[in-house]
């Protein structure tokens, strides 16, 4: 440089174009002599700029970052 893939919560993953969810972590509580475990409750996210659409995490375009492959220079 070219080709392909990926980007959602602190982490790992969901979501047929139609209310953004789960697990785990964090916080609070129950329990306990204390703690752990268990149970209950609770906080928190769509990489960025546009476009299409009544409606975009999802479709289209540019950008950014990461991964894989091929190549070039040193």
């Nucleotide at each position: 440089a070219c080709g392909g893939g990926c980007a959602u919560a602190g982490u790992u993953c969901a979501a047929u174009g139609g209310c953004a969810g789960a697990a785990u972590a964090g916080c609070g509580g129950u329990c306990u002599c204390c703690a752990a475990a268990a149970c209950c409750g609770u906080u928190g996210a769509u990489c960025u700029a546009g476009g299409u659409u009544c409606g975009a995490g999802u479709c289209c375009u540019g950008g950014u970052g990461c991964c894989c492959g091929u190549g070039c220079c040193a």
Transfer RNA from a Flavobacteriales bacterium, 74 nucleotides, folded computationally. Rfam family: tRNA. The family's RNA type in Rfam is transfer RNA. The sequence was found in a public genome assembly. Taxonomically the source falls in Flavobacteriales (Bacteria, Pseudomonadati, Bacteroidota, Flavobacteriia).